[in-house]
RNA sequence: CUUAUCAAGAGUGGCGGAGGGUACGGCCCUGUGAAGCCCGGCAACCUGCUGAUGCAGUAAGGUGCCAAUUCCGGCGGUUCAAGAUCGAAAGAUGAG
Numbered sequence: 001c002u003u004a005u006c007a008a009g010a011g012u013g014g015c016g017g018a019g020g021g022u023a024c025g026g027c028c029c030u031g032u033g034a035a036g037c038c039c040g041g042c043a044a045c046c047u048g049c050u051g052a053u054g055c056a057g058u059a060a061g062g063u064g065c066c067a068a069u070u071c072c073g074g075c076g077g078u079u080c081a082a083g084a085u086c087g088a089a090a091g092a093u094g095a096g
Stems, first nucleotide, its partner, number of pairs: 001096006011039001013038003019029003024073003040066003045062003048058004070090001075087005
């Protein structure tokens, strides 16, 4: 850079000790225990395996993920407005 996906899913465990949701504005989570590590789990993008398939299943391998829609907003459309809704941008992850 190209492309696909982002409304689902995932622990009443151990260690650990104060922070976390990447920045900003909000709004939240957290000592009834944050981050991190271990174990556990979810998913099924790539790979493997199975079935006749471009489909389906499986979950051993490579990633990823396990509060809140990508937590919400910032730009634009519809809407008198509030609110709502659609899209973009940005971001995340996979594959190339």
The RNA shown here (SAM riboswitch aptamer (S box leader)) has 96 nucleotides and comes from a sheep gut metagenome. The model forms 94% of the base pairs in the Rfam consensus. The coordinates come from a structure-prediction model, not an experiment, and the mean pLDDT is 81.